[in-house]
Parts: sequence; structure tokens; C1' cells
RNA sequence: GGAGUCGGCUCGACAGUCGCCGUGCGCGAGCACGGAGGAAAGUCCGGGCUUCACAGGGCGCGGUGCCAGGUAACGCCUGGGGGGCGAGAGCCCACGGAAAGUGCCACAGAAAACAGACCGCCACCGCAAGGUGGCAAGGGUGAAAAGGUGCGGUAAGAGCGCACCGCGUCGCGGGUAACCGUCGGCGGCACGGCAAACCCCACCGGAAGCAAGGCCAAAUAGGGAUGCGAUGGCGUGGCCCGCGCCGCAUCCGGGUAGGCCGCUCGAGGCGGCUGGUGACAGCCGUCCCAGAUGAAUGACUGUCCUCGACAGAACCCGGCUUACAGGCCGACUCCUCCC
RNA sequence: GCCUCGGUAGCUCAGAGGAUAGAGCAGCCGCCUCCUAAGCGGCAGGUCGCAGGUUCGACUCCUGCCCGGGGCGCCA
Repeated sequence: GGAGUCGGCUCGACAGUCGCCGUGCGCGAGCACGGAGGAAAGUCCGGGCUUCACAGGGCGCGGUGCCAGGUAACGCCUGGGGGGCGAGAGCCCACGGAAAGUGCCACAGAAAACAGACCGCCACCGCAAGGUGGCAAGGGUGAAAAGGUGCGGUAAGAGCGCACCGCGUCGCGGGUAACCGUCGGCGGCACGGCAAACCCCACCGGAAGCAAGGCCAAAUAGGGAUGCGAUGGCGUGGCCCGCGCCGCAUCCGGGUAGGCCGCUCGAGGCGGCUGGUGACAGCCGUCCCAGAUGAAUGACUGUCCUCGACAGAACCCGGCUUACAGGCCGACUCCUCCC
Repeated sequence: GCCUCGGUAGCUCAGAGGAUAGAGCAGCCGCCUCCUAAGCGGCAGGUCGCAGGUUCGACUCCUGCCCGGGGCGCCA
């Protein structure tokens, strides 16, 4: 100098004038302070909170799926193992079980998984065509065909025998574990793939959601229909049992669309120290940082620059995913050149 | 804001691991008719919403996006 990998930050700046929302102060005019995001998004997971009788048992249903740890919890994160990709930094993986059972594997092919033999090879019979038997090494088909290489062996062959490699299993050793081993024994190999097919195993899950839920106020026709009827209906989300309540549910019709609470101080932010490889945890100090309900965060002017992407809170928080023009910083890898 | 259902031909819908993805209506061509409709025969028309993944193979199974529809206030 070039190419690349990983992680983090930022998202026009400053000043003035006039507005908008909230809080506090003030009799008032007004004054002071605060005012969108890393994704506020999708609503895909997890939790808080609230109500249902704090929810008991069985079946079912749904989810997760290598191991360990972190966490309030998770399908998230960290570390590790195994597999794959890359020259490397590094990246990717739904990665339990197919010797528990069931099922599926189109077409082609002899055969798609209790086996089986089209071409072929070999032996015998036959003049020949061919027949009977042996074999599964070679050819061919297919996404996939019952370990690989070599030697021996044989009529031809074959784990049929042996050596090495691979595989399985047991022991031993290492590791918390997943798993690993240059170790030793045993087994000729114990029989394809699919579980994002049913299923099995392990673990987790009560349901609904701030239009939850509570309070105040206003208005009207507490009217009609249907279903079920105490062996019933509802709470109860799929079913049954158990428990509780006694009319309940659905639809039509009627009235009203006002206010307050929930509502923002929180698993909170920042800084430091300590423990840990790390995610993270503990302690100390410090700060208060949007709460609207037709719903605020804007407009204008001036100066400057590299001329500004995706995008706007609605109960809150932890994640994931998706969108995103540009700028800055740090760590690392490879190539080339120079000293 | 929350919950929920769906996306296959121009329209309305089937299909749910092994099609060349079908049906009805609509469209086009021909026959019939004096002409039209109906009827008969034939034809064309598809990013199975999009992108990844699982599988030998995906409209179908899984994941993530995109688009559209419906419902949910309080009182008696």
C1' cells in the first nucleotide's frame, strides 16, 4: 500500500424568535425544568403487572431439544464439544432417539430393506439355442444398492481368512458434562435414508390481556328472540373427574362515548472497585431521563460542515427478527514492497 | 393498542409430500342461427404472496418477511 474478518459508537451542529405536551411554583401575567428510537417497527418468544376460585387429579394439546453456565425468564446470551466452509482472522449448523414400534422412499432399476439377480463370472449338461446350480467382485439403474485398500484364497467369488484404515462395544485414562484418547480387549461388521412423518425420551407451559382491571358521573325500554333446564347451565381455555355459584349463554334492540386511577423510579442510567475466560454478579458513589388520549417534540431566521439513511412512544421491561445513506474508533488475518 | 383468519388462472374455490397444479364462471376460435343468446367442440391463461431451509423431491412441512380481511369500549 492492497484485500478482508470481528466488535463498538454516531445519525447534522450552534445561536435567536414564536409555538405544542407534561411537571413544579405563582392570585395572575408568566417563570423554571424535561420532551422519541436503535430499531419506538413486526407482535415472533420470555417476564413483570392485572382479573378470572392463586388454577387439585388424569388424558390430551403446544413448545424446546449436544453439554455446562448466566438470567426474573426465554426459543436469548456466554463458554465448551461435535460437524461443515475458508489459505487465515473467522463464519455457519432445528445438533436427542432410526438395534421401541408404525409408516414412506415417485420414476428408473433384478432388487428400496423379513430381501433379491437383468447383463455378467464360474461349474456341469447340451452340437447349438439353452437348461440346472454356485457367486455378488465387475457392468448398468437411481438421490440412495448392505464398509475401503491390499494380500491370500477359490471352479468363479465373497470379511471367506489375514494386515492396515474405518465402525460398533466394553474397560481404562482425561473432562462437572457434551465428548475426547497416540491406550488395551472383544465383535467380521450386528443389517440404508426420512423423526421441519407419526411416535418415543427428557424438560417446560393454568387462561386471558391495560379496550387487563378499579372508581366517579351521565343517559335509557333493565324490552324481545333462541338454546339448555337442576341427571342442567355457567365459572372452565380441548375433554373427564373434583370444587364453587344458581339462572346462564348467544343474538337483536336501547343508552352513552365524559372524567380520575392504572401511567411510569425501573430486573433503571452513568462512573468506579472487586470476582469471573466470558455472559454476568456484588458493593460504593451519583442522576431523575416523554407520559399524550384526535393524541405534543414543530416552524422561521442566521452561521458552518462531509448537506444529513431507516424511521415517530401509547402499560412496562429482557431478547430475537426485519429496515437503514453516510461517518468515526478499536482488535485481528492474509498478500506485496521498504527499512 | 390487542386478538384472530386468510393469500392457488381475470373472479369464486378445490387440491395438503411423488400432476403437465384442476373445476365452475369469464375470455378467444370454430359449429349451429337470418342475427344474438343458449347449446356443442376446441384453445389460451399460474412467480401456488415473497425469501430461505428440511427432503432425492415442497402448492403441501418448518422459519422469517410482505399484503389483505374480521373482531374487541362502557351502562342497563